[in-house]
RNA sequence: GCGCGGGAGAGAGCAGGGCAUCUGCCGCCGAAGGCGCAACCGGCCCCCGGAAACGCUCAGGCAAAAGGACCGCGC
Numbered sequence: 001g002c003g004c005g006g007g008a009g010a011g012a013g014c015a016g017g018g019c020a021u022c023u024g025c026c027g028c029c030g031a032a033g034g035c036g037c038a039a040c041c042g043g044c045c046c047c048c049g050g051a052a053a054c055g056c057u058c059a060g061g062c063a064a065a066a067g068g069a070c071c072g073c074g075c
Stems, first nucleotide, its partner, number of pairs: 001075006011026001013025004027062003033058001034056003040050004
C1' cells in the first nucleotide's frame, strides 16, 4: 500500500418553490486532510530535526448512504 471486518462525535435546524440539491442564516462536532505559538522524541545539543489521538476548526462532517483516525486478520 491492497482486501475483509469493526469504527465515534455533533440540528433529519430555520427561510426561500414538494424531496434531494442550491442559496442565505444560526447552532454544533473532530477521528480524512491541513495548520499550530507544541506535549513528547532524537541529534553533531541552548541550536536543529521529527512530531500527537493535544489544540485550532480552513477544509470536512452533524437521519440514512458515503467518508472515517485507529484496531484486528490476510497478502
Glycine riboswitch aptamer from a soil metagenome, 75 nucleotides, folded computationally. Of the family's consensus pairs, 90% are formed in the model. The coordinates come from a structure-prediction model, not an experiment, and the mean pLDDT is 80.